[in-house]
Context: one part of a larger RNA
RNA sequence: GGCGUAUGGCGGAUGCCUAGGCUCUCGGAGGCUACGAAGGACGUGGUAAGCUGCGAAAAGUUACGGGGAGCUGCAAACGAGCUAUGAUCCGUAAAUGUCCGAAUGGGGCAACCCGGCUGGUUGAAGACCAGUCUUAAGCGAACGCGGGGAACUGAAACAUCUAAGUACCCGUAGGAAAGGAGAUCAAUAGAGAUUCCGCAAGUAGUGGCGAGCGAACGCGGACGAGCCCAUAAAGUCUAUAUAAUUUUAGUGGAAUAUUCUGGAAAGGAUAACCGAAGAGGGUGAAAGUCCUGUACACGAAAAGGCGAUAUAGAUGAAGACGAGUAGGGCGGAACCGGAGAAAUUCUGUCUGAACGUGCCAGCACCAUCUGGCAAGGCUAGAUACUCCCGAGAGACCGAUAGUGAACCAGUACCGUGAGGGAAAGGUGAAAAGAACCCCAAGAAGGGGAGUGAAAAGACCCUGAAACCAUACGCUUACAAGCGGUCGGAGCCGAGUAGUGUAAACUACAAGGUGACGGCGUGCCUUUUGCAUAAUGAGCCUACGAGUUACUCUUUACUAACAAGUUUAAGUAUUUAAGGUACGGAGGCGCAGCGAAAGCGAGUCUGAAUAGGGCGAAUAGUUAGUAGAGGUAGACGCGAAACCGGGUGAUCUACCCAUGGGCAGGUUGAAGUUAGGAUAGUCUCCUAAUGGAGGACCGAACCAGUACAUGUUGAAAAAUGUUUGGAUGACCUGUGGGUAGGGGUGAAAGGCCAAUCAAACCCGGAGAUAGCUCGUACUCCCCGAAAUGCAUUUAGGUGCAGCGUCGUGACGGGUGUCAUGGAGGUAGAGCUACUGAUAGGGCUAGGGGGCUUCACCGCCUACCAACCCCUGACAAACUCCGAAUGCCAUGACACUGCAGCGGCAGUGAGGCUAUGGGUGCUAAGGUCCAUAGCCGAGAGGGAAAGAACCCAGACCAUCAGCUAAGGUCCCCAAGUGAAUACUAAGUUGAAACAACGAGGUGAGGAUGCUAAGACAGCUAGGAUGUUGGCUUGGAAGCAGCCAUUCAUUUAAAGAGUGCGUAACAGCUCACUAGUCGAGCGUUCUUGCGCGGAGAAUAAUCGGGCAUAAAGUAUUUCACCGAAGCUAUGGCUUUGCAGUUUACUGCAAGGGGUAGGGGAGCAUUCCAAAUGAGCAGAAGUUGACCUGUGAGGGUUGAUGGAUUGUUUGGAAAAGAAAAUGUAGGCAUGAGUAACGAUAAAAUAGGUGAGAAACCUAUUCGCCGUAAGACUAAGGAUUCCUCGAUCGAUGUUAAUCAGAUCAGGGUUAGUCGGGACCUAAGGUAUAUCCGAAAGGAGAAGCCGAUGGAAAACGGGUUAAUAUUCCCGUACCGGUAUAUACUGCGACGUGGUGACGAAGGUGCGUAAGAUCUGCCUACUGACGGAAUAGUAGGUUGAAGUGUUUAGGUUAUGAGACUGGAUAGGUAAAUCCGCCGGUUGAGCUGAAGCACGAUAGUAUCCUGAGAUGCAUGCAUUUCGGGAAUAAUGAUCCCAAGCGGACUUCCAAGAAAACCCACUAAGCUUCAGGUAUAACACCGCCCGUACCGUAAACCGACACAGGUAGUCGAGGAGAGCAUCCUCAGGCGCUC
Repeated sequence: GGCGUAUGGCGGAUGCCUAGGCUCUCGGAGGCUACGAAGGACGUGGUAAGCUGCGAAAAGUUACGGGGAGCUGCAAACGAGCUAUGAUCCGUAAAUGUCCGAAUGGGGCAACCCGGCUGGUUGAAGACCAGUCUUAAGCGAACGCGGGGAACUGAAACAUCUAAGUACCCGUAGGAAAGGAGAUCAAUAGAGAUUCCGCAAGUAGUGGCGAGCGAACGCGGACGAGCCCAUAAAGUCUAUAUAAUUUUAGUGGAAUAUUCUGGAAAGGAUAACCGAAGAGGGUGAAAGUCCUGUACACGAAAAGGCGAUAUAGAUGAAGACGAGUAGGGCGGAACCGGAGAAAUUCUGUCUGAACGUGCCAGCACCAUCUGGCAAGGCUAGAUACUCCCGAGAGACCGAUAGUGAACCAGUACCGUGAGGGAAAGGUGAAAAGAACCCCAAGAAGGGGAGUGAAAAGACCCUGAAACCAUACGCUUACAAGCGGUCGGAGCCGAGUAGUGUAAACUACAAGGUGACGGCGUGCCUUUUGCAUAAUGAGCCUACGAGUUACUCUUUACUAACAAGUUUAAGUAUUUAAGGUACGGAGGCGCAGCGAAAGCGAGUCUGAAUAGGGCGAAUAGUUAGUAGAGGUAGACGCGAAACCGGGUGAUCUACCCAUGGGCAGGUUGAAGUUAGGAUAGUCUCCUAAUGGAGGACCGAACCAGUACAUGUUGAAAAAUGUUUGGAUGACCUGUGGGUAGGGGUGAAAGGCCAAUCAAACCCGGAGAUAGCUCGUACUCCCCGAAAUGCAUUUAGGUGCAGCGUCGUGACGGGUGUCAUGGAGGUAGAGCUACUGAUAGGGCUAGGGGGCUUCACCGCCUACCAACCCCUGACAAACUCCGAAUGCCAUGACACUGCAGCGGCAGUGAGGCUAUGGGUGCUAAGGUCCAUAGCCGAGAGGGAAAGAACCCAGACCAUCAGCUAAGGUCCCCAAGUGAAUACUAAGUUGAAACAACGAGGUGAGGAUGCUAAGACAGCUAGGAUGUUGGCUUGGAAGCAGCCAUUCAUUUAAAGAGUGCGUAACAGCUCACUAGUCGAGCGUUCUUGCGCGGAGAAUAAUCGGGCAUAAAGUAUUUCACCGAAGCUAUGGCUUUGCAGUUUACUGCAAGGGGUAGGGGAGCAUUCCAAAUGAGCAGAAGUUGACCUGUGAGGGUUGAUGGAUUGUUUGGAAAAGAAAAUGUAGGCAUGAGUAACGAUAAAAUAGGUGAGAAACCUAUUCGCCGUAAGACUAAGGAUUCCUCGAUCGAUGUUAAUCAGAUCAGGGUUAGUCGGGACCUAAGGUAUAUCCGAAAGGAGAAGCCGAUGGAAAACGGGUUAAUAUUCCCGUACCGGUAUAUACUGCGACGUGGUGACGAAGGUGCGUAAGAUCUGCCUACUGACGGAAUAGUAGGUUGAAGUGUUUAGGUUAUGAGACUGGAUAGGUAAAUCCGCCGGUUGAGCUGAAGCACGAUAGUAUCCUGAGAUGCAUGCAUUUCGGGAAUAAUGAUCCCAAGCGGACUUCCAAGAAAACCCACUAAGCUUCAGGUAUAACACCGCCCGUACCGUAAACCGACACAGGUAGUCGAGGAGAGCAUCCUCAGGCGCUC
């Protein structure tokens, strides 16, 4: 580690339960609202966070009625109370009812801000209280009518069509709405408004006559009602009165005891009782008689409903026999009717009658006839629906179900928003919820004790599985794999038996384990074919897919009736979702044929009395069940998309308005000035000045070039280094605008909230998916296809083929034999055709040559027809021509068969053999045909293998025989027999060639051979001659020539090879000798050899095997399968027999898609009948049983329900759907713990300290990692209060965590009570089917304009807010003096760009000097010296300097014209005159100023060491130091100045002027010693971040202000102040 057993943990299935849902029935109600709704915000309790109730009169107040004992809600506790003088509680009627919301005085970012008027309080202003200032709007589930109006989809594409007038949007009403009293239907008969139901009828029609769509007349029913418009009336409504009835509280209401078990009785037993009540619920288990109820009988002070009658009033009420109408043309729409022959209805447009002697309709139109009288209006009921109230029901659910929600759920959470949207039930009868003790740091947890029937112990009923442990038994360290199965040693061993006093021993043995051996490549899906390295599944549990509706169609079975059968709606009744009766309207059937007229057992065609087609010679109808089809989402899950209505510009694109930002350095344009050149202007040159630029370098800022890292990141786009722009087409804040076929786009199809070739959300919607995946219990019988034809068809479908079930008849099929046929394949053949064809002959024709031209001719190894000879080819040749197959007939044998009907599946096939096409006579290629097999087939063999060989598996057997194939071992069976062969390990598996070879065996032919072969050995192999030629040479042997001759010989080539330059030399042929018997050549054939190269390993499967264990032939025996047989059993079909479940016989039982049959299990219902606290269901073991799904018995647990039988009904069976939810594993104690700025030591606290606190060191930032502040967040702020379960990536005593308490103070800061911009809104007005769109004025709207405060102190936490001191602004009253005041009008002012540079100049900073304090000063003292720190100070008031501007006139005074300023003006403007230095303005200085701080003295307290020191807090006191200088200079002067072109908000405040008006008032101006008033909101804290935006305590992002020193040009960079940190392992 494995298996087993036991005990636990985790987890929350199962069972039981139900407080909540779902679907309905009956009755009620069908609205609420300016008397302020629906819905909310905020409050409200003694303590009070939430829910509920209520509203400042606040879990409530008043009156009346009910009721009768406790009460102060859920919800405990404490406290305090109420109640028989009647509480709490229930009902009715009242009172109060903050703020928002139609929201309504105005505004607004809902729950807030600001007002006018009247009255009240007040001396006034201010503030407060009450009332008023709106005018028909809002909300609500479905149902209704109307105005608009899709698309997906279907049509297997798509456009008319469909979906569908659906979804959706809009308007509007009622309890219903709409419709409605004939210019209607009908058809010679009649009916008599409308609406709804059943039929008519899927009919008539319509329709790319496709898909589909689809009436009416008439009939049966429900209900019923008619009227009005001149005069009047029907009717309707309201109020009051009186009967009846009813709703909103309530009252009475029969009947049981004992005993047993038990914690408890309602259970068991025994004996009673009631019943107009035995419905239901509860009570400690199961109750008619215990409680509550039930049947039945009663009841209202008050309010309401209904309502007959009476009275009164109101309404009806608009106006008149319907004219711009009917009708017509054009264009549309509605009807069943899609423009059609198209009636009828509506109307956008253009036209346009008659008028009772008339008009309209009756499906174009006309005539006759019939019916009616349009162009005005009202009308109940029958019908539709259910947000809501009451009573009830369920063969509905029971916590992954049922509503999303049984529980504080439309909550938590997600999203900017529209919108999306969970999880989560159970102690017990009763809290009796565990006193007390112990362990422990402990209010954690545990162990005792106690309660209880039981710990069921609050993570609480039962408590399964995955998963994780612990103990014990067996097993595992030389041995490989689907993990099982078959066999099985050893070990352990309950138990039984025996022996024994006992301990123990022996035997048997359930069960556990399992050494070793045989065989054996998961499941599903999809496929021709999968162990496949093709799909899917980590594991477990729960859930998860052929259902339902339809008077649709069809078939089967069952039942009823039958030439008939059957009711529908409805009505009545009833025990009320059910049934019964009535109801015959209608349907189907009983007659067909024909296009029809029509005829009719016939009819049509036709001239036909012919033939032929379709019929007739009867069985149906209704209901139930089942199979299938149709229409519906139709077996489940799954698109990308399309359309409708909304939501989004907090991201981003562009635009609008208003603000802000850009260290420092460099260059040096134009212009100007000066000088020079020139006779001279212009012009040119030089210098100075000047400061331009989509100029340069380079920080902030913006961007994102390259590389690296990162890639389950620190980060869903970043970091590091590097890089581009950085006064511009620049960057950025705040507020706004543009919206989805739309926007925006310096254009990339970019961006429009992490989404873009058409956003997001919801809806149509369950779109569609000829596609993929998945589709759940058992047994029995049969059992395919992958073919043909057609197809916008090829992976789909229709018909046929093949399967199955039923019916059914004696037909069909197959084989053998016999007989008779058709045919043109194999083969063969070709002077038998067509075509092709080699050689030869003969020879037309042609070419070439010759013949002097021509002619006549000749030749031809040229081409070549016909013909002849020889040879030979063909799928589309045939003079011929089989075998097999096919057709027919007959006989015999076999056969689950033909036909008809229900239901399918299949229409991707594959391999092998044979015959072919194609291809290369390639392919595991492709296309056909025939057969077999696989597919859908197991078993044996071929080592292993879908298809090859053998053979078709119902089950069992420790029986037998065989097939293929085997018999040495692995491995069952022969080391069998006989005869040969092979020597190559050939071979023992498949497959190898041409070619090569004295391998070897067999056979044949032929030659030589005792006259001596063949081979070997010995010897010879000569001469003419070096043949001739050629050649430098060529002598047998480079080459050429040839009667290749001749001679000597036993024999010897003018030479077979080697060799030489050429010779030479060595050989051979040939001959002799020796030897002594066979030797050659050639052909055929068996087995071998070479030829012979591949990837794990050299292998025949291996070991191995050689007269075999190889090869060939023969032969005997044996082995060998799920074949055959034997024995037993199950089952199907047929037959037979008995008889209703058995027996016998016969033949069967492989199986995918598929068809058929029979069953099991689950939940609920009905009836019958049982079990259960003496223990149900569920859970978990053991045993028994059935072919199986399953069933039963018993032990343990459990603690209240649950079986059986017969029927019925289904949310009715899971292993797979990258299924859904939950739980648990694996990876794995692995990666990681989020900037490498860094820690160390000591002490403290504490149960515990690397991290907390304190101290001392160390390190890091320092244009920040410091300080302030806007947005945003919303208590995070503080606590010397407490805690550490969770959060914190570790620990934690700590904390931005948890609990408790506390904290934000303003006339002057920001906002409102002021103003306006973009923009929004909106009156008048305009436009538009509706919704709505636009829009002067006005109003809202800051990012801009506009009055006013500083310094110090103080808190744990606030301060320009409190306190102290010193100021200022606006207003009121009063007083005094003076007085033309007065606005929503007029004028002025407010009031504005960019860049650049100089001067003055404060703060800050620096330097120097003086002074103060402290310290150092070596043994002590003094002087001097040194070091460190400090030496400060506001608003305001007064003064008015530098600078700027100004003699090109500041400022002042004054005159005129009244033609400008919408009226007026004394004002502004305009035209004149006079005078002449002002105007603006930082800084500085004086007061403020006795502030305060450092230091010193002193008092009280705390801490540490410890007995006087150190540190620290608070209080009091003292006044001991410069009101120095210089440098450099933000801010400011400055709204200035200079330059430039792109020419740079508005309004209010303020000032002046007048109009109306008022004029002793009011009002205004000035002064003030005094007096008074000054409202609302924000204010804590974070704010380059751990508190904002990024899911996080996230290396990212985030506007503005200050921002010190040294070096430096510098906000660069490095080091450091103040200050803050060391980045939570």
The part of an RNA shown here (large-subunit ribosomal RNA, half A) has 1625 nucleotides and comes from an Actinomycetes bacterium.
Model confidence (mean pLDDT): 81 of 100.
The source organism's lineage runs through Bacteria, Bacillati, Actinomycetota and Actinomycetes.